[in-house]
Context: one part of a larger RNA
RNA sequence: CUGGGCUUAAAGCGUGCGCAGGCGGUCCGGCAAGCAUCCCGUGAAAUCCCCCGGCUCAACCGGGGAACUGCGGGGUGAACUGCCGGACUUGAGGCAGGUAGGGGCUGAUGGAACCAUGAGUGGAGCGGUGAAAUGCGUAGAUAUUCAUGGGAACGCCGAUGGGGAAGCCGAUCAGCUGGGCCUGUCCUGACGCUCAGGCACGAAAGCGUGGGGAGCAAACAGGAUUAGAUACCCUGGUAGUCCACGCCGUAAACGAUGCACACUAGGUCGUGGCGUCUCUGACGUCGUCGCGGCCGAAGGAAAACUAUUAAGUGUGCCGCCUGGGGAGUACGGUCGCAAGGCUAAAACUC
Numbered sequence: 001c002u003g004g005g006c007u008u009a010a011a012g013c014g015u016g017c018g019c020a021g022g023c024g025g026u027c028c029g030g031c032a033a034g035c036a037u038c039c040c041g042u043g044a045a046a047u048c049c050c051c052c053g054g055c056u057c058a059a060c061c062g063g064g065g066a067a068c069u070g071c072g073g074g075g076u077g078a079a080c081u082g083c084c085g086g087a088c089u090u091g092a093g094g095c096a097g098g099u100a101g102g103g104g105c106u107g108a109u110g111g112a113a114c115c116a117u118g119a120g121u122g123g124a125g126c127g128g129u130g131a132a133a134u135g136c137g138u139a140g141a142u143a144u145u146c147a148u149g150g151g152a153a154c155g156c157c158g159a160u161g162g163g164g165a166a167g168c169c170g171a172u173c174a175g176c177u178g179g180g181c182c183u184g185u186c187c188u189g190a191c192g193c194u195c196a197g198g199c200a201c202g203a204a205a206g207c208g209u210g211g212g213g214a215g216c217a218a219a220c221a222g223g224a225u226u227a228g229a230u231a232c233c234c235u236g237g238u239a240g241u242c243c244a245c246g247c248c249g250u251a252a253a254c255g256a257u258g259c260a261c262a263c264u265a266g267g268u269c270g271u272g273g274c275g276u277c278u279c280u281g282a283c284g285u286c287g288u289c290g291c292g293g294c295c296g297a298a299g300g301a302a303a304a305c306u307a308u309u310a311a312g313u314g315u316g317c318c319g320c321c322u323g324g325g326g327a328g329u330a331c332g333g334u335c336g337c338a339a340g341g342c343u344a345a346a347a348c349u350c
Stems, first nucleotide, its partner, number of pairs: 004321003007304002012318001014201004021194003025088007033081002035077008049065006091191001092188003095184005103177007110154001114150008125136002162169002206247006215241002220236004258317006266295010277284001299306002323350003332343004
């Protein structure tokens, strides 16, 4: 170097975009770098290998051959790779017409609930628990009715459903905006796939500045429980949760399953489009393309399971793994305001 792996045993980067690099559709012509074959030169000797021989044998030594798988030059070949030129449409993209959607951003509006304040009724309890107590209440609580104000979240529809690269996205309306799918097959003509570095996005918590603060609630305080109770339960309660701008960059960021393409039985349900059949149409039938599930043949798998949404059969490219602990730690570097992130050992030990 080759050889093994990555759902659950160690192992898929959280996700995307993408430079370099690697890889790359069909046909024709050319070149001859890779490739094949032949020839020439070179590849010191010794060593290794084969044969013969010399020391009584061997080690050792002598002679001959082969080899030295390499490099250089030349001739020939043109299937494959490459390069140059030309052509093509099925990959990819575009165009036109439709279409579904919690995709994103901004603004406005609405109702339920909750809390506060004001006013009315009312008059002794309320609240809370396993039971209680702390707490609230005659300065009028709880309950009930109305008004005003406030912040956060949007019940039912709602689904095994939809959208998004992922994180995630759910009241209504409006504006701005990204992507998908279907139909036509009109245009370009391989423009493609993947991607080390790089760049961007990235839940929650946390950080900075300013605002906001209803409910909830780390910390904290009190009441209980208990042998104790720095908890579980209860009464309170501050950061925070919300908004704007700027950081952080992590997660059981999960399908614990990288992306792309091709191929390999079916059945069934949902969802989006298009077509077909019935005189038309709702509905339905049959077909087709996309997406989302379940069951299951072959195959695969240690099994669980998986099975056209592969973990099957192949190709291309990237990432990652190599016994447990030490340790995702130390040191160094780098990023960050910090918290800390990324990169990442060893001694020692079993």
Molecule: small-subunit ribosomal RNA, central domain
Organism: Phycisphaerales bacterium